Context: one part of a larger RNA
Molecule: small-subunit ribosomal RNA, 5' domain
Organism: metagenome
RNA sequence: UAUGCUUGUCUCAAAGAUUAAGCCAUGCAUGUCUAAGUAUAAACACCUUUAUACAGUGAAACUGCGUACAGCUCAUUAUAUCAGUUAUGAUUUAUUUGAUGGUUAUUUUCUACAUGGAUACCUGUAGUAAUUCUAGAGCUAAUACAUGCGUAAAGUCCCGAUCCGUGAGGAAAGGGAUGUAUUUAUUAGAUAGCAAACCAAUGCAGGCGCAAGUCUGGUUUUUUGGUGACUCCUAGUAACUGUUCGAAUCGCAUGGCUUCACGCUGGCGAUAGUUCAUUCAAAUUUCUGCCCUAUCAGCUUUCGACGGUAGUGUAGUGGGCUACCGUGGCAUUAACGGGUGACGGAGAAUUAGGGUUCGAUUCCGGAGAGGGAGCCUGAGAAACGGCCACCACAUCCAAGGAAGGCAGCAGGCGCGCAAAUUACCCAAUCCUGACACAGGGAGGUAGUGACAAAAAAUAACGAUACCGGGUCCUUAUGGAUCUGGUAAUCGGAAUGAGUACAAUUUAAAUCCCUUAACGAGGAUCCAUUGGAGGGCAAGUCUGGUGCCAGCAGCCGCGGUAAUUCCAGCUCCAAUAGCGUAUAUU
Repeated sequence: UAUGCUUGUCUCAAAGAUUAAGCCAUGCAUGUCUAAGUAUAAACACCUUUAUACAGUGAAACUGCGUACAGCUCAUUAUAUCAGUUAUGAUUUAUUUGAUGGUUAUUUUCUACAUGGAUACCUGUAGUAAUUCUAGAGCUAAUACAUGCGUAAAGUCCCGAUCCGUGAGGAAAGGGAUGUAUUUAUUAGAUAGCAAACCAAUGCAGGCGCAAGUCUGGUUUUUUGGUGACUCCUAGUAACUGUUCGAAUCGCAUGGCUUCACGCUGGCGAUAGUUCAUUCAAAUUUCUGCCCUAUCAGCUUUCGACGGUAGUGUAGUGGGCUACCGUGGCAUUAACGGGUGACGGAGAAUUAGGGUUCGAUUCCGGAGAGGGAGCCUGAGAAACGGCCACCACAUCCAAGGAAGGCAGCAGGCGCGCAAAUUACCCAAUCCUGACACAGGGAGGUAGUGACAAAAAAUAACGAUACCGGGUCCUUAUGGAUCUGGUAAUCGGAAUGAGUACAAUUUAAAUCCCUUAACGAGGAUCCAUUGGAGGGCAAGUCUGGUGCCAGCAGCCGCGGUAAUUCCAGCUCCAAUAGCGUAUAUU
């Protein structure tokens, strides 16, 4: 694990893994709205404090987000997965949280109090046997899709009319460039160990000098983030881009200032959005560790095997792929191959210690959705309750076509030794969403359920009768005291099992826990399953059978007195459980 017999209470509770990752009718399992994206529903609702753009509720639909989580299963898979331990200085990351942006070519008159064109829902006309199928016409929205302004000063760099200068060069009105992101190139990003001299320029100090200038002196004092380690972070320059972002959005409040103007200014949020960090992750990755097998000893490599260089591809590393080179790489320390009734681990059973066996299964990781491939969307999928094709199944059809994927929850068939209800609910735990509100077969609650596991009824007491036992007294009969057992005797007491008002429980119920009222005398409210030769606790009792029928794990029993068969009686063991088979220690 299965099965046989039996089964009163109560708690807890596994459950179509093993065989067929076999096939599936039907129903459900993923949707979602706030004050705050979009409402002229020809829907409803009030007339409200006021509303001649709207203002309440709000189906539908567009838009946004989610649907990559969760749930199920274990087919594959043996250095693969996985576990512990590293790395990312080799990368991506929706969301969360914290930071973050005055800089927008336009070439001539400009929308910035606000730009453009569509399309759903809706109305109506149609097609098909048929679908969550569509076409044509008529409107109309945006935080959908597009387009596109406005705002400081300085600095820096480049050009530079003109002026000075023999020249080298210097001065200079003015003009252009200068946000962020992308791609490329380049510069800075110091400091192991340094010495002297000369020239020029500038500044500083001192002397002389009204000033121009001249003399002397010493100083070359300058700043430099992070890591073990960068071609890192960060800056600068030159270009590059069929140029990313830099808000034409929504709600609620309406205030302040004055030159009373449709003036200026302004709060709290929501939603977007760039870059950096953070978080949630992901993807690769280092080292070590895995069952049986040699009736598997060599394996790999022109079709990448091992390495190098360059490219390509990728989020990124890498023979991942391509080109060109080299000839390597692994193996008795068992490579390669084969098997596995092999997903890995945490764990479970057993065990003095060492071990052995199990681990489909609630937690973590992996893989898969009939089998293989491919792909779209997206931050994230090689997604299947997404798409596309092939194969295998298989449904509807008017035969032209159309639709499909329960290893989600129920349920059915099949398979088998082998496994539950087409129930109720989002109340709890959590998840998702635009969200305090919706949804959730995640999950919870009942039903089935002797998988296991915990507690624990089936009687207790007294009297009487009978049979005892120990101690003391007593010569003995006997007495006293303490204490047992057996009774078709007698007695009242106590209870739940069950029935059940009620409350409680609960989303609503049920059950439990409470609780009125009923509810125990032997013939009921009656305990079973196996045994009684040994192992091994318990009969040499009775009847039947007669090496037959049968029992017996093993030894054995049975041939006419059977301690072993079939029965009766009695007894023993465990007990609401006990036997049997199998696997394992």